RNA sequence: AUCUUAUCCAGAGUGGCUGAGGGACAGGCCCGACGAAGCCACGGCAACCGGCAAAGCGAUCUUCGUAUCGCGGUGUGACAAGGUGCCAAUUCCUGCCCGCUGGCGCAUGCGGUAUCCGCACCGCCAAAGGGGAAGAUGAGAU
Numbered sequence: 001a002u003c004u005u006a007u008c009c010a011g012a013g014u015g016g017c018u019g020a021g022g023g024a025c026a027g028g029c030c031c032g033a034c035g036a037a038g039c040c041a042c043g044g045c046a047a048c049c050g051g052c053a054a055a056g057c058g059a060u061c062u063u064c065g066u067a068u069c070g071c072g073g074u075g076u077g078a079c080a081a082g083g084u085g086c087c088a089a090u091u092c093c094u095g096c097c098c099g100c101u102g103g104c105g106c107a108u109g110c111g112g113u114a115u116c117c118g119c120a121c122c123g124c125c126a127a128a129g130g131g132g133a134a135g136a137u138g139a140g141a142u
Stems, first nucleotide, its partner, number of pairs: 001142008013042005021031003025095004043087003048083002050079001052077002056071005061065001091134001096131003101126005108120005
C1' cells in the first nucleotide's frame, strides 16, 4: 500500500514544552491566546487481539468416568499482565439511493352547477427513518 472481515448514538484528561491552527475531503456547523496541532510525562476509558472459566462439539481408552486430550468460529461470564486503539461535539452533521410526513406550485385527469374546492398524478423544497459510499480502528492475509 492493497484485499478480507468486525465495530463506529456508550466511555475516558491533567501537567510540561511550544505557539496557530484543528475537527480526513467538500459544504455546514463548531473547537482554539481561558492556548490549536505536535512532542513528552503521568493518568484514564474500552475490551479488538489477549489470558481465565464455561455452554457446546470432537477424539481416545484392558479403565466408559465427577476420566484424559483437542477445538471452543458465532454467542456467554467475570478479568486487564501484555499488543494495539481511544480520551469535544453520534464517525459533529450532511454528501449517493430509497423514503413516512409536511410546505409550495401547477399542466393533466376525476368528482362537485364551479375563474373556485377536493382527490389523484407531477415538479420543487424540507424531512422522521432505512440502506450505501467514504473515513477511522482492530484482526487476518498478500

Background
SAM riboswitch aptamer (S box leader) from an Acidobacteriota bacterium, 142 nucleotides, folded computationally. Of the family's consensus pairs, 97% are formed in the model. It was read from a public genome assembly, where an Rfam model found it. The coordinates come from a structure-prediction model, not an experiment, and the mean pLDDT is 79.